RNA sequence: AGAGUUUGAUCCUGGCUCAGGACGAACGCUGGCGGCGUGCCUAACACAUGCAAGUCGAACGGAGUAAGACGCUGAAAUUGAGAUUAGCUUGCUAAAGGAUAUUUCUUGUUUUACUUAGUGGCGGACGGGUGAGUAACGCGUGAGGAACCUGCCCUUCAGAGGGGGACAACAGUUGGAAACGACUGCUAAUACCGCAUGAUGUACAUUUGGGACAUCCCUUAUGUACCAAAGGAGCAAUCCGCUGAAGGAUGGCCUCGCGUCCGAUUAGAUAGUUGGUGGGGUAACGGCCCACCAAGUCGACGAUCGGUAGCCGGACUGAGAGGUUGAACGGCCACAUUGGGACUGAGACACGGCCCAGACUCCUACGGGAGGCAGCAGUGGGGGAUAUUGCACAAUGGGGGAAACCCUGAUGCAGCAACGCCGCGUGAAGGAAGAAGGUCUUCGGAUUGUAAACUUCUGUUUUUAGUGAAGAAACAAAUGACGGUAGCUAAAGAGGAAGCCACGGCUAACUACGUGCCAGCAGCCGCGGUAAUACGUAGGUGGCAAGCGUUGUCCGGAUUUACUGGGUGUAAAGGGUGCGCAGGCGGGACUGCAAGUUGGAUGUGAAAUACCGGAGCUCAACUCCGGAACUGCAUCCAAAACUGUAGUUCUUGAGUGGAGUAGAGGUAAGCGGAAUUCCGAGUGUAGCGGUGAAAUGCGUAGAUAUUCGGAGGAACACCAGUGGCGAAGGCGGCUUACUGGGCUCUAACUGACGCUGAGGCACGAAAGUGUGGGUAGCAAACAGGAUUAGAUACCCUGGUAGUCCACACUGUAAACGAUGAAUACUAGGUGUGGGGGGACUGACCCCUUCCGUGCCGGAGUUAACACAAUAAGUAUUCCACCUGGGGAGUACGACCGCAAGGUUGAAACUCAAAGGAAUUGACGGGGGCCCGCACAAGCAGUGGAGUAUGUGGUUUAAUUCGAAGCAACGCGAAGAACCUUACCAGGUCUUGACAUCCGACUAACGAAGUAGAGAUACAUUAGGUGCCCUUCGGGGAAAGUCGAGACAGGUGGUGCAUGGUUGUCGUCAGCUCGUGUCGUGAGAUGUUGGGUUAAGUCCCGCAACGAGCGCAACCCUCGUUCUAUGUUGCCAGCGCGUUAUGGCGGGGACUCAUAGGAGACUGCCGGGGUCAACUCGGAGGAAGGUGGGGACGACGUCAAAUCAUCAUGCCCCUUAUGUCUUGGGCUUCACGCAUGCUACAAUGGCCGGUACAAAGGGUUGCGAUACUGUGAGGUGGAGCUAAUCCCAAAAAGCCGGUCUCAGUUCGGAUUGAGGUCUGCAACUCGACCUCAUGAAGUUGGAGUCGCUAGUAAUCGCAGAUCAGCAACGCUGCGAUGAAUACGUUCCCGGGCCUUGUACACACCGCCCGUCA
Repeated sequence: AGAGUUUGAUCCUGGCUCAGGACGAACGCUGGCGGCGUGCCUAACACAUGCAAGUCGAACGGAGUAAGACGCUGAAAUUGAGAUUAGCUUGCUAAAGGAUAUUUCUUGUUUUACUUAGUGGCGGACGGGUGAGUAACGCGUGAGGAACCUGCCCUUCAGAGGGGGACAACAGUUGGAAACGACUGCUAAUACCGCAUGAUGUACAUUUGGGACAUCCCUUAUGUACCAAAGGAGCAAUCCGCUGAAGGAUGGCCUCGCGUCCGAUUAGAUAGUUGGUGGGGUAACGGCCCACCAAGUCGACGAUCGGUAGCCGGACUGAGAGGUUGAACGGCCACAUUGGGACUGAGACACGGCCCAGACUCCUACGGGAGGCAGCAGUGGGGGAUAUUGCACAAUGGGGGAAACCCUGAUGCAGCAACGCCGCGUGAAGGAAGAAGGUCUUCGGAUUGUAAACUUCUGUUUUUAGUGAAGAAACAAAUGACGGUAGCUAAAGAGGAAGCCACGGCUAACUACGUGCCAGCAGCCGCGGUAAUACGUAGGUGGCAAGCGUUGUCCGGAUUUACUGGGUGUAAAGGGUGCGCAGGCGGGACUGCAAGUUGGAUGUGAAAUACCGGAGCUCAACUCCGGAACUGCAUCCAAAACUGUAGUUCUUGAGUGGAGUAGAGGUAAGCGGAAUUCCGAGUGUAGCGGUGAAAUGCGUAGAUAUUCGGAGGAACACCAGUGGCGAAGGCGGCUUACUGGGCUCUAACUGACGCUGAGGCACGAAAGUGUGGGUAGCAAACAGGAUUAGAUACCCUGGUAGUCCACACUGUAAACGAUGAAUACUAGGUGUGGGGGGACUGACCCCUUCCGUGCCGGAGUUAACACAAUAAGUAUUCCACCUGGGGAGUACGACCGCAAGGUUGAAACUCAAAGGAAUUGACGGGGGCCCGCACAAGCAGUGGAGUAUGUGGUUUAAUUCGAAGCAACGCGAAGAACCUUACCAGGUCUUGACAUCCGACUAACGAAGUAGAGAUACAUUAGGUGCCCUUCGGGGAAAGUCGAGACAGGUGGUGCAUGGUUGUCGUCAGCUCGUGUCGUGAGAUGUUGGGUUAAGUCCCGCAACGAGCGCAACCCUCGUUCUAUGUUGCCAGCGCGUUAUGGCGGGGACUCAUAGGAGACUGCCGGGGUCAACUCGGAGGAAGGUGGGGACGACGUCAAAUCAUCAUGCCCCUUAUGUCUUGGGCUUCACGCAUGCUACAAUGGCCGGUACAAAGGGUUGCGAUACUGUGAGGUGGAGCUAAUCCCAAAAAGCCGGUCUCAGUUCGGAUUGAGGUCUGCAACUCGACCUCAUGAAGUUGGAGUCGCUAGUAAUCGCAGAUCAGCAACGCUGCGAUGAAUACGUUCCCGGGCCUUGUACACACCGCCCGUCA
C1' cells in the first nucleotide's frame, strides 16, 4: 500500500467481497513446562449450608469460674481430754456420753485473675457486590456558595461546681406451640434531667471605621436575652476521656457556564405550570411546601413525546480526523426481593437496621411467626459459555480497645480452565549405499531426503535425592498461610513431550487415485455433467506452532456520509416557476471598541494507562522510578491586519426621475372573411362514399354533383422566420379600452437601500371533477364492417363524454437546456431581433457600442459524449437534492382534495450486480454503392408414370455401422451369392487367428482313412531329410510342436480429449503486421475518400510510411507457328506388289508423336478521362484486353464430418465385447422422400444399306481370321507385354423402304417357358439370350433445379472396382450443336461505406406477460 467481481474488450460510476488488528469469548481437532494476568457478557432468576461486623470489664450494676484471706451458721467423718455408770483382781476392763482438735461440704464478707447476657460508648453510612433504573447538573470539565454542614484527627483559648429522679439486668407472678411478651418490685453508670458559672458564641437594639458583586460584607463599642460538662486507670508522676469556642485538615451538600445517543411517520408542551409578596420547612438557597396576586414559561438553535443507555479516566482501531466500546484497574452515580416511609446518628432515608404494603419461600399446636447471596464459596435454573462449599490473618489495610488482643470471604495465597500475553522445550554435530518403505513416472528415473539408521555429544525440560531462602518492619525477643515453594547441588537418561489449517485466483504452497451437476465445496468470483491442481483420500508442499482453524462482534481498508476528503447535462441526484419572513452571505474610505482571531502569563487538566529514559525479577510478559505529554477549560495582560460592532462619509452595486422604443405579454368588449356541417329551394340521375382490396354506411321517399338563400359553432390559411414577448406554464385574424414587464439614451435624485431564500404565499400544459350554458367539426367509451389463427388493435362507416364559455376545484408532466439563482473574470469568427453613436449627399453599405437570440471554435473542463462569454471554464455566496439494483414512489401514519388522486415516505425479503459513455463485431421487413445463372430473357428438365439406386419408417433373431438444411440421401461402397462382414442363430478354442520374450522337444514339409454342416476330432504314418560351425560328442540360425506367464486381440466407447484428412462460406476479395501518429483506454489510422478493375487491380488524394498472407503471374492442358528427331506413326513425289490395304523398297514434305523455342504486351492508332489509372472503337494477328480449361483455396467460421482408412490419450472386455466355423442377414415392404434411367412418340419407331472420332484397357489378360448356334455363347487359337496385335461395331448422321396419330409397328414394366456364362455354389440373391405376355404412361399441380458457347441439349465410346454382377451409378472421351441477357425494381448469397441497438452463445439473439 491494495486486490477480486458488471463487459467480447475498454474507461467511468457504483455496490458486494477479501487480505490487517482486537476480544471477559464460544465451538472443532490437538495438547509438554513455567511466569504474569483474567474467568456468569444470559435470569437485577430462585436459593439449602457455612462464613462475610464487631469490639470495649480501664464507663456500669450484676452473674459465673478459679485461687487466696477473714468471720460465721449448719452438717458429716475422724479424733476421744476430763467427768459419769457397771464389773471387779483397786487399777484394770466395758458401756453410754461427748469437751477439744483436724478434714470435707455449705453460707457470708473481701482480694486477685478470667468469662460476659444486660445498661452504656464507638463502629455497623467504611470495606465488598451489581448495573436494574436514570437522557438527568447523573457524568465530564471549569467556576461559585457573601446560601451551608463536618464524628474521629491537628492547633489554640476557656472550663468541668453542686444536685435529682429513673430504666434494663435481676427477683416474683403470668400469657404463648413458637417468635416474643405483660404486670409487680429492687438497682448502677462516661445512660438521663434540672440548677449554678460562662464569651470570643447566637439573636435583637444602638453605634465607629472601611469595602463590594444586585440582595450585601468586614469591623469598633454598649446593653438585654439564651446555652455546658463525666468520669475512668494508676502508689504516684501522669495518661485516656468530657464541655464551650475559634482555626485547620478531611469528607459531604447546593448552584451555574459548556459538553453528553436515535426518531419530526413525535410540533406544539405546561396550572405549582412561570414570576411576585408573605409565611413554613431545611445544615443551607429555592414553588421545596402553603396562602394571595399577576399570566406567564419552554419550543424548528428541536420543546413535549417515544425508543435505547449507568457516565468518565481509559480500551480497540485508524496516517490522522474520526469510528466503536466502557470486562478487569481507578473516580463518580444508582441500587440491594418489588414499592413506599421515616427513626437513630456527625454522616443513611441505611446490602448482612426498623415499620407498612405486594409477590414468593419456610415453620406452625392454624391463633400466629420467620426470611431476603447484585458479600465469599456453593446449589438449581437459564445459556454456545465462565472456577473451590480451600488456607491464613504471616504481610498490606480497616473497626474496637490504654494495651494485650479480638474481628476482618477486605486482603495475601493456594486450587480449576491454553481464556489471554510472555518465555522455554520436544535435542545438537557428523552421516550417501542418496538404504528400505511410501508417492509419482516419459519406466530412464524423480521425490520424501541428511530426513532415518548409525557414530559422537549435551542435559534446558523430566525423574529421584540432598540443601534451602528473601518476603519480618521500630525493638531485645517472638511471629510465614504460601511452603520444604522458588533457587542451588548431585545422579539417571535422547530417554516422557507436535499438532492444526491450507495448497483454482485473490493468497505462500501440486501431483495421483476415487467420484461423475452425484456425493460434496464455497469469504467473493465460482468448482463438480468420465482425464476435477476447486469434492473425498493419499503422497508432497506452504503457513503458523502448544497451539491451529471456524463462528460471532468492533475498527480498518471504505475518499462507500467526503471537517480533513465526494457529487447532481447523460451514471443516484436541480425544487415546475416566481414573490418573500426568518436565517446565511454582502461594495469603497476613515475613526472608536475588542466578541471572534493571534501572542504571552497563571490555575487546573487525580492516580493508573499510552510515549521517552532508566531500574528489578536469568530474558520477556510483569513491576518500579523519573520525565515529557494530557492537543481541554477558566482567568489576566497585550495586538488591531481580517470578520464583527458603533459612528461619519462616498457612488461604481441597487433603486427613482426625465427622453425614446420593439413586441402573438395579460384581461375585457366588439367586428370580419374563408372552410366544414345542417336546413330551404332549383337543376339533374344512379350511383355516392371508402380502401391495399372491400364491406358496413348514404341514395329512386331523388343522394353524390351543382346554383342561390339561410342557421350555428369552432378555429384564425398566406404573412411566419432556430423571428418576437413572458418568471415558468404559455401567447398568433382585426379594432378599442384597461394594464404588467423589458431595452436604449441621459446622469437630476437616494446613498449599500444588495444577493440567496428553509417554512409560507401566489401562478401553474393536458387530462380529470362540480354547477350552469353551448355543441359545427373532431373524437376516448361504444356499435358495425374489414384484416387476422385470433384482433377487445392498426384501416373503414358511425358515434357519446370531452374539446368551447362562465365560476370553482385538482396541482401533476420527458413541467427538459433532462443543466437552481446571483456576481465578477477568461481568445476569436459568423448570422439574426431591438436601440444608441460615428462617418457619408444618402433610407443602403461601413465602423463602433448596449441588450437579446443561434451556429462554429481555442484555452480550460469532462469517464467519454460533449460544454466552451447564453460554460458543463476560473472563483465567491445562498438554497434544493443524491449515497448499489429490486421490493417502491409501494405499505402504514399524517396533511391536502368532492372524487380521481396528490405531498411526505419506510421495512421485511431478495440479487451481485443494476448503470453511464465510448470501442470492435454481428444483426435490422435502415440507407448508399457494387458483384454473382441471383433475378430477368431463354433452352432443357425435375415434381405425374414404370423402374434402378440411396434414405426414412416399418418389420426382423439380425435386417452391422456411419453420413442429417444448403454443406446427409447413385454419400463412405472404384462393385454384400460364400468371402467381404463389422450383424444374427448354432457349434468350437482360451497365451489364443497375429507379434516379442523363456524352457523343453522336433528339421520343415506332406498324401490317403473315419465322424461331422464345417471349424475340428480320432486313428495312422507312405514320402522326405535342408543351412552355418565342429574337437564329430554336439552347438547355432531359421522354422514347427508342447508348457508357464508377461502379454496378444477388440470395426467396443468417447470426432465434445486428439493428430491427420475433408466439406462449407468461397476463387468471395479480403485478413493482418512493423514503425509512426491520434485516443486515459478498448481501439483508430494505414485498409477510409475521388475514379477504375474480375480483384485491397491500379491511379490520384490523404498522418501516414512500408511489409506479409491472399488476387494476378510463375505450373499443366487446348488453340497458331518454328526448329530438332522419325518407329510400331505418316505417305506428297520415285519404284515394286496386290481384288484391295504404307503391304514392301525408300522418303521427312504433310498429319502425328516427343522435346525445345516464338507469339499477346493495351505494344500501335483514334475518342473519352484529372496530361493518371483505365475505358470505348479500330488496325494487324491463329489468338485481344485474365484467349478457353485445370491444378492452386488467405485470416478464420460451423465443439461441421471422420476413433469404421490410418494413427492416438483415457475408459471398458479378457474361457470374451477376442478367435475359428456353418447357415442366415445387410436384398424385408401398407408407405414417405432424394438422385437417376426409360418413356409417353412422326424432328419418331422398325428394316436394309452406308460414313466420320477421341480417349483408354489388355499375359491368371485382350483375343483376330475361321467354324458353329436365331442369340447369349461355344469350338479353336493367329497376333500382342502393345503408336505394331486385340477389345472395336462408334452412335446420333446420311440414303432407301415401311408405319399414319392409335395406348399404336409408341412404351417397355411384369409374368411364363427355354437357355448361355461366371463361380465350390446363382433357392433366399447374379448378369445375359430366345420365344411368348404387353402394365402404367398421351408431356406432368403447387413448387423447384441446371445452363451464357464449342456452353445447354442430344449421341455414343472407354476405364476403374471386378470370377461374375445389381453400372441406368461414377470418372473420363469425343460426335452433332443451339436460344437468350432490355436491365438491376424485386427474391437469394456476398463485398465496401454509413446509421440504430438493451444483441456478443452475437436475431435460431435478447426479452415481456399469463399458465403449469